[in-house]
């Protein structure tokens, strides 16, 4: 010199989950309930319904007549990210990821006024140059 792995700080990233206060508590951001008027009149165990991007289908294993369930694989609506804005040149037509998980409890269409909740968890992404520009942190 490279390459791997763990620690720590900066700094980012999904998210509403931040900031102030000694603290009680505040602001901020997010969410649910709740009139007229408008809509639905599609509600019955075939139970409704919220937060979320996270819905849907297909194929195989296990029992089996079969269906259902649950597991594995594929895909999908759909949703994020490649590190601040313009602009310019090089290079590419793409890359990478997730498409879960919980709640309420027979019950909720919007909805002012009102009422009521939450501020957690989880993590490390990157083609390459140049110009103004903002922002940041140290001195």
């Nucleotide at each position: 010199a490279c390459g791997a792995u763990u620690c720590a700080a900066c700094c980012g990233c999904u998210g509403a989950a931040u900031c102030c206060g000694u603290a009680a508590g505040g602001a901020a951001c997010g969410g649910g309930g709740g009139a007229c008027c408008c809509g639905u009149u599609u509600u019955u165990u075939u139970g409704g319904g919220g937060u979320g991007a996270a819905u849907c289908c297909u194929g195989u294993a296990u029992u089996g007549c079969a269906a259902c369930a649950u597991g594995c694989a594929g895909g999908u609506a759909g949703g994020g990210u490649g590190a601040c804005c313009u602009c310019u040149c090089c290079g590419u037509a793409u890359a990478c990821c997730c498409g879960a998980a919980c709640c309420c409890g027979a019950c909720a269409g919007c909805u002012a006024a009102c009422c009521u909740c939450g501020u957690a968890a989880g993590c490390g992404u990157u083609g390459g140059a140049g110009a103004g520009g903002a922002g940041u942190g140290g001195u």